[in-house]
RNA sequence: GGUAACGUACCCCCGGGGCGAGGACAGCCACGGGAAACUGUGGGUAAUACUCGAUAAUGUUCCCAAUCGUGAUGGAAGGGGAACCAAUGGGUGUGAUUCCACCUGGGGAGCGGCUUACGCAGCAUCAGCUAGUUGGUGAGGUAAUGGCUCACCAAGGCUACGACGCUUAGGGGAUGUGAGAGCAUGAUCCCCACCACUGGCACUGAGGCACUGGCCAGACACCUACGGGUGGCUGCAGUCGAGAAUCUUCGGCAAUGGGCGCAAGCCUGACCGAGCGACGCCGCGUGCGGGAUGAAGGCCUUCGGGUUGUAAACCGCUGUCGGAGGGGAUGAAGUGUAUGGGAGUAAUCUCUUGUAUUUGACAGAGCCUCGGAGGAAGCACGGGCUAAGUUCGUGCCAGCAGCCGCGGUAAUACGAACUGUGCGAACGUUAUUCGGAAUCACUGGGCUUAAAGGGUGCGUAGGCGGUUUCUUAAGUCAGGUGUGAAAUCUUUCGGCUCAACCGGAAAACUGCGCUUGAUACUGGGAGGCUUGAGUGAGGUAGGGGUGUGUGGAACUUCCGGUGGAGCGGUGAAAUGUGUAGAUAUCGGAAGGAACGCCAGCAGCGAAAGCGGCACACUGGGCCUUUUCUGACGCUGAGGCACGAAAGCCAGGGGAGCGAACGGGAUUAGAUACCCCGGUAGUCCUGGCCGUAAACACUGACCACUCGAGGAGGGGGGCUUCGGCCUUCCUUCUCUUAGCGAAAGCGUUAAGUGGUCCGCCUGGGGAUUAUGGUCGCAAGGCUGAAACUCAAAGGAAUUGACGGGGGCUCACACAAGCGGUGGAGCAUGUGGCUUAAUUCGAGGCAACGCGAAGAACCUUAUCCUGGGCUUGACAUGCAUGGAUUAACCCUGUGAAAGCAGGGCCACGCUCGCAAGAGUGGAACAUGCACAGGUGCUGCAUGGCUGUCGUCAGCUCGUGUCGUGAGAUGUCGCGUUAAGUCGCUAAGCGAGCGAAACCCCUAUCCUUAGUUGCCAGCGCGUCAUGGCGGGGACUCUAGGGAGACUGCCGGUGUCAAACCGGAGGAAGGUGGGGAUGACGUCAAGUCCUCAUGGCCUUUAUGCCCAGGGCUGCGCACGUGCUACAAUGGGACGUACAAAGCGCUGCAAGCCUGCGAAGGCAAGCGAAUCGCAAAAAAGCGUCCCCCAGUUCGGAUUGUGGGCUGCAACUCGCCCACAUGAAGCCGGAAUCGCUAGUAAUCGCCGAUCAGCAUUGCGGCGGUGAAUGUGUUCCUGAGCCUUGUACACACCGCCCGUCAAGCCACGAAAGCGGGGGGCAUCCGAAGUCGCUGAGCUAACCGCAAGGGAGCAGGUGCCGAAGAUGAACUCCGUGAUUGGGACUAAGUCGUAACAAGGUA
Repeated sequence: GGUAACGUACCCCCGGGGCGAGGACAGCCACGGGAAACUGUGGGUAAUACUCGAUAAUGUUCCCAAUCGUGAUGGAAGGGGAACCAAUGGGUGUGAUUCCACCUGGGGAGCGGCUUACGCAGCAUCAGCUAGUUGGUGAGGUAAUGGCUCACCAAGGCUACGACGCUUAGGGGAUGUGAGAGCAUGAUCCCCACCACUGGCACUGAGGCACUGGCCAGACACCUACGGGUGGCUGCAGUCGAGAAUCUUCGGCAAUGGGCGCAAGCCUGACCGAGCGACGCCGCGUGCGGGAUGAAGGCCUUCGGGUUGUAAACCGCUGUCGGAGGGGAUGAAGUGUAUGGGAGUAAUCUCUUGUAUUUGACAGAGCCUCGGAGGAAGCACGGGCUAAGUUCGUGCCAGCAGCCGCGGUAAUACGAACUGUGCGAACGUUAUUCGGAAUCACUGGGCUUAAAGGGUGCGUAGGCGGUUUCUUAAGUCAGGUGUGAAAUCUUUCGGCUCAACCGGAAAACUGCGCUUGAUACUGGGAGGCUUGAGUGAGGUAGGGGUGUGUGGAACUUCCGGUGGAGCGGUGAAAUGUGUAGAUAUCGGAAGGAACGCCAGCAGCGAAAGCGGCACACUGGGCCUUUUCUGACGCUGAGGCACGAAAGCCAGGGGAGCGAACGGGAUUAGAUACCCCGGUAGUCCUGGCCGUAAACACUGACCACUCGAGGAGGGGGGCUUCGGCCUUCCUUCUCUUAGCGAAAGCGUUAAGUGGUCCGCCUGGGGAUUAUGGUCGCAAGGCUGAAACUCAAAGGAAUUGACGGGGGCUCACACAAGCGGUGGAGCAUGUGGCUUAAUUCGAGGCAACGCGAAGAACCUUAUCCUGGGCUUGACAUGCAUGGAUUAACCCUGUGAAAGCAGGGCCACGCUCGCAAGAGUGGAACAUGCACAGGUGCUGCAUGGCUGUCGUCAGCUCGUGUCGUGAGAUGUCGCGUUAAGUCGCUAAGCGAGCGAAACCCCUAUCCUUAGUUGCCAGCGCGUCAUGGCGGGGACUCUAGGGAGACUGCCGGUGUCAAACCGGAGGAAGGUGGGGAUGACGUCAAGUCCUCAUGGCCUUUAUGCCCAGGGCUGCGCACGUGCUACAAUGGGACGUACAAAGCGCUGCAAGCCUGCGAAGGCAAGCGAAUCGCAAAAAAGCGUCCCCCAGUUCGGAUUGUGGGCUGCAACUCGCCCACAUGAAGCCGGAAUCGCUAGUAAUCGCCGAUCAGCAUUGCGGCGGUGAAUGUGUUCCUGAGCCUUGUACACACCGCCCGUCAAGCCACGAAAGCGGGGGGCAUCCGAAGUCGCUGAGCUAACCGCAAGGGAGCAGGUGCCGAAGAUGAACUCCGUGAUUGGGACUAAGUCGUAACAAGGUA
């Protein structure tokens, strides 16, 4: 919206009517029963209760005939006829059917019943449901339609637009949020529905199957005399229980509203008020102004100060709220009563109006008075997000945490304090909703690689659909109209002082109905068209498919010949095979499988897939032509078909290969990789399976959008026959625009649009469980949750790494020379020992290092022992006063120290003096403090090592990229070099490299002592000794020189390289100093400095002695050797660089010597160490031996230093004479004046180094011009799951703990159905022999009714078989999680077998 299918008491309007008669029953009385609740019998009574009769139509029902109306129907208004149905009074008045009631009819309003379209949850792991089910006919029932009920008939009805089932849920106006669309919600208020202890039932009534009525059944509770009864707060208060949690057993009907009543009035836990609760919203207060010594206190501090902070105190004001007192507007309008006026004709009636009077439970504004800043501030937070920080405590503890994450000794993150920030009668927390989240995307997402395209096709439903004409008007659009309750929201105006709140008005309610119109588009209907699609004709390419046949090569087996020892296999081997003749080779036979070359990012097919040749059958494509049909199309949920390999069933077949299995190797192991065998299988036929990285990780179809180049298949045009131009399909490569997170895609799109389908929504759990379904099985498809994590992931970037690649370098290897590792000794380290063996350093880059020198000292409490306590050292303050200190002496002691004695000051002032005062060094006492080689190098500075003297590391600007970042710095050459050149979106620059600096090599010049001496002199045995000289050497200042400058060749016309000339030196001439950005939490708190911590009669300081030197061992670094290129003796030659006064010391003397004595010279180009430098050279001896090698060890005697050589120094002489005859695995240095070898000097130092360290010179090689390998490094590139960066990451079993889940013999419970039984109350039907006042009848009796009986239905109950859900369950299964468990090494690099 519909009701044409209905009802309606009270209220309003209109019409009509109200006559006559009768019988009872409560209350009441009497007598009883009962514990009670309650109840029985008898008597008698009234009515507006009840009954009968009369009157009746405009009423109801039925019949007749026609009209109108509706989409349709039981609709409407007339007409005619039949039957049926009413009513008692009360008030007022002289009087009225006037008033209140009554009966009947019509209408209205309001309220209901019924009906229907649309809308209104989740699950498809609920897919089929349904017997009164769907419809019909008839009947019953109702106010009324209808399977609502019944009988009969038919077999329908619902469902993928989600039926049925399960779970959940009162619905709406609205509320919260949101830009909106939405999402979530349905408290309070309003509307609707439902319920009233649980279930069933009817009665009464206008209306109920009735919250505070009835009956029955059940559970529960109560009373009881045990016989029987009673009850229903999900009304207002209140109690109990449960719970995290929710109020007073209040006042009043004064107002509003309701019921009854003529009214007064009565009732009203509706309502109005008050109470409790910061539960919410709103408003207000807790003061305002002044006030700096910036008080005290607190906190911090760089100790100066800062901050709390005008904050307080103090001074001056004000008076809100609260408190006390006073007074009281308003919420009150009425009603009633009394008395006037007016109207209804008159009235005491009714209506209306005036005056007087009467009504407040509760609240109490505003106002007046009193008083005094008095009574009134908290909560959270301060690492980032996010406004706001310091100190202390704590030390991965205690704790915090919304996310990231804090806490392991300097915590802005924990706790506290101070302080700050935010909000403020609140502030935080928790829970929840929306938002942010475009993170379910309608608005508004995606699917190559992040999650996501179905393995492929055919096709059903559905969705979408070329062009044109007419029509329709469903969608669509526009106008009108009705509705969209009120409240809410919004706007505006108004009322409470404001606001919250309330009121008025407007707008809105985006919706729906009806109606009028429009017709472009979509849809429906009718008719055309040809371009989509299909079809015909003519050609054409092809490993397209199926079947049958056939061929050669190879392989294996068998037969035969030749042949004669191995073959085979591997990284190397072995197992295996072979004199019983293998392998090899030749001939023959058999068998099965697969088809070399052709072969091509070539072809065909939907995909899977398809490859010798021939034949038969057969599918599709492409091109040309444009014959025909005339939208026949695209996609496609379900469905159907196809679908590699493996696997399964049945039957064949079986050459080769080959899971499992056996053996041999490899290995720590090797259930693997490698090798020798080998069964299923691989092959064929038939049937299953239905999955793959079934991949282009890219669904199908259509259209559009720059180009270039190839390949395959056709057609056309031109042609000089080479080819050129052009068109369609297929297949590749590059690329523009555009897109993309990027990589990339790019007319075969991942671009721009359209249509349809599939799929995704963090990782793990999970290719799972469970259920369903398919399968013979294996298993497939569909497909969760608990729990757990703060990520998982993509693309790209920079690094690092690779048992990836390329280029290049380095004594990296190779080529060489010499060593180490073996011996003895020295030295350092580890270990052991010890009272102590102080500490540090730990691969390279600790270990002859800190230590350039441990007997005491050094030296460190390292050990034992003895002492000191303001201290060995610094500064300040206070006090003291000359006692003490210094100095001298004594005692004790190992010393340090302790104890004691003696001695006496200094400056200034006053004073004759005595003395007094005062002051600063020193001292004493006390206080501050000193001290610490105590800890932390992972709190630090500084310094240092290392990669590495490797060639790198960066910046500005520009450009590219969303960005990280790239470019430059790459590439081609070249270099020792990011050195230089060229190219180049780069151009430049910086730190490094180089150069500048020092030494050295040649020359020139200047200068000429202490150096030099050619020439000229002097002197000496001799010597630059002297005069002189500046030539030379040299010294030390300045300069020159070397730059690929020149020539030739190569090279890109380059840089540069190669060769050459010249030159002392040639391509950096040699050497040194010089060490980029950074790495190693590298080293050092024991050089120094320093934060923090610790210690303070000791972890400080002093002293004696010991230790650092300890020795079964192990390692590093060295020395000396093992000898003849040597050893020894004698002779003989040539350096450089240093050092020296507590020193170097000539010379002489003594001593075998170490050394001693005396002693010149020299603060040093003068003198000395210092000479013979040594190896070298010459001569002699040794003659291969544990030696004339080697020198350890030990003995004796000496020397030196020193306070002192026992632990524990060095040297000398004599004697002793060990191991050792060239060194296993392994390993080190060196490319030229280098290695090797030889000596010299110095630092430290009293002494102590033939061996360490730093320098100096002498003699003086070999080898390599290569980069395969080992090590390290640089650049480019590649892969990466690494970024603490491969000493990385990471997987699985096992073992342990804990958590959730699945399975499980079962066990326990819930839910809704089904079947059977029983069957209360009760309606309805039947019966009703019992009972009965009204009516009929004279009566008998009848009518009517009741009790009782009975039938159908029927709640609860009982029983049974199923379904479904939940809980639990010995045991069992996997899964998740848990700093340091076990075993291996699977993956990430070629991850060591991709």

This is a predicted structure of a 1394-nucleotide RNA (small-subunit ribosomal RNA) from a metagenome. The sequence is in RNAcentral, with records from SILVA.